The prediction has a mean pLDDT of 84. This is a predicted structure of a 103-nucleotide RNA (c-di-GMP-I riboswitch aptamer) from Desulfocucumis palustris. The sequence was found by an Rfam model in a public genome assembly. Taxonomically the source falls in Desulfocucumis (Bacteria, Bacillati, Eubacteriales, Desulfocucumaceae).

RNA sequence: AGCUGAAAAAGGCAAACUUACCGAAAGGUAAGGGCGCAAAGCUACGGAUCUAAAGCCGGCCGCUUAUUUGAAAGUGGCGGGUCAUGACCGCCGGGCCGCCGAA
Numbered sequence: 001a002g003c004u005g006a007a008a009a010a011g012g013c014a015a016a017c018u019u020a021c022c023g024a025a026a027g028g029u030a031a032g033g034g035c036g037c038a039a040a041g042c043u044a045c046g047g048a049u050c051u052a053a054a055g056c057c058g059g060c061c062g063c064u065u066a067u068u069u070g071a072a073a074g075u076g077g078c079g080g081g082u083c084a085u086g087a088c089c090g091c092c093g094g095g096c097c098g099c100c101g102a103a
Stems, first nucleotide, its partner, number of pairs: 005100001012037002017032006035090001041096003045093003049087002055082003059078007
C1' cells in the first nucleotide's frame, strides 16, 4: 500500500414511529426515538424503484361561438392514461474521501 473485518478502543450515523415545517406527490428538514450500520460518509453517474405538478392523449359534464342537424372549435370542472425535468445513495453497481486493528 492492496485485499479484508476477528477481538477491542475512541468516537460516528440513525429505520419504524411521533410532532412541527416545506413540497402537488414521492420525499425532505428539525427535534424526539433507536431498528440497525465499518462506509448507514459524500456523489443521482448506470440500472432498479417511488411519485406525476406542468406537458401530451382520451372520457364525461357545463358554457360560448360559428354552422345547420353530421357534428366541429374554444373554454371551465371532474376523472383516467402517459411522461422526470422530481425523489431515493439505509436497493445494486460505479466514482471520491475516511477512523481503528488481528489472521